A computed fold for a 339-nucleotide RNA from Flaviflexus massiliensis, annotated as Bacterial RNase P class A. Model confidence (mean pLDDT): 78 of 100. Its Rfam family is "Bacterial RNase P class A". Rfam classes the family as a ribozyme. Gene Ontology terms of the family: ribonuclease P activity, tRNA processing and dimeric ribonuclease P complex.
[in-house]
């Protein structure tokens, strides 16, 4: 002077208040907002509606392998960039299926080239040098040539193949190949996997209390992201000149009445904590032992004294894994550079 990874989140004490739970009978004991509780951006638990299936459409994810209930999350490796380094970063399959897009500059931006220049009487040949641009027919060197180019050679780059190592992306290694129709997919798109909805104001119960009308449909409606194809299901009854009527069910919608009160849901849980086992880790088994908010017109507040590191962001509403975001300070731990 960085890097990465963990803890905490003003304390102590006294008075008076607040909330839920034990007990009592008017008091007593215990509990009581965050590392992010924000945002609502993923996953899921729970509850209720459903639930075959196939085809096209639509959205999400994208380097391998593993962890989880599950992810767009974590972990460990690969590759690629970045940093002396520790370590950061990544919309990291595909440009040979296919269509696009790169203004201007510049002679020319992809079945692309001759402006300047080099050779040459010339006709012409060239694409090493220079110019434009973000990108312009691999790099450096030699040979060779009228002057030059992988034209030829060496290294390096690249691109199948082989043959060793990994579970696997890929990784090395030698030999062959003069190989260069580029970039761009957080451009359309192609591949590969995955895809019910609505949400505690789900939903169950009790108490209360009103008013039901119509119109439509019956293989109709509902049913799985959306369409279609299927497939499930629900029709009965009377009467009738067999043409239908009609009556209840059911399903869709319209218009009105009523109620908005109570009890659960609701917090013992993919739970916390310590150990010990296994694993590079994420973690996952064991083993002990704790109970740490459940409001609901919606609970943490005044005051007083002291200490201090001077207090910043900031408050639960079912419940949990995560991720973005904002922030005052203080600790600890390990690793890399200088001197």
């Nucleotide at each position: 002077a960085g890097c990465u990874g963990g803890c905490u989140a003003g304390g102590c004490g006294g008075c008076c208040g607040c909330g839920g739970c034990a007990c009592a009978u008017u008091g007593u004991g215990u509990c009581g907002a965050g590392g992010a509780a924000c945002g609502u951006c993923c996953g899921g638990g729970c509850u209720c509606c459903a639930c075959a299936g196939a085809g096209a459409a639509c959205g999400g994810u994208g380097g391998u392998g593993g962890g989880u209930a599950a992810c767009a999350c974590c972990c460990a490796c690969c590759c690629g960039g970045g940093g002396u380094g520790a370590c950061c970063c990544g919309c990291g399959g595909g440009c040979u299926a296919g269509u696009g897009c790169a203004a201007c500059a510049g002679a020319a931006a992809g079945u692309a080239a001759a402006c300047c220049g080099c050779c040459g009487c010339a006709a012409g040949g060239u694409a090493a040098g220079g110019g434009u641009g973000a990108a312009a027919g691999g790099g450096u060197g030699a040979g060779g040539u009228a002057a030059g180019a992988g034209c030829u050679c060496a290294c390096c780059g690249c691109g199948g193949a082989c043959u060793g190592g990994g579970u696997g992306a890929c990784c090395a290694g030698g030999a062959c190949g003069g190989c260069a129709c580029g970039g761009u997919a957080a451009a359309c798109c192609c591949c590969a996997c995955c895809g019910g909805g609505a949400g505690c104001a789900a939903g169950a119960c009790c108490a209360g209390g009103c008013a039901g009308u119509c119109g439509g449909c019956u293989u109709a409606a509902u049913g799985c992201u959306u369409c279609u194809c299927g497939u499930a299901c629900a029709c009965g009854g009377g009467c009738u000149a067999c043409g239908g009527c009609u009556c209840g069910g059911g399903c869709c919608g319209a218009c009105g009445g009523g109620u908005g009160g109570g009890u659960u849901g609701c917090u013992a849980g993919a739970g916390g904590c310590a150990c010990g086992u296994g694993g590079c880790a994420a973690c996952a088994c064991g083993u002990g032992u704790c109970c740490c908010a459940g409001a609901u017109g919606g609970a943490u507040g005044g005051u007083c004294g002291c200490c201090c590191u001077a207090g910043a962001c900031a408050a639960a509403a079912c419940c949990c894994g995560g991720c973005g975001u904002a922030u005052c300070g203080g600790c600890c731990a390990g690793c890399u550079u200088g001197u």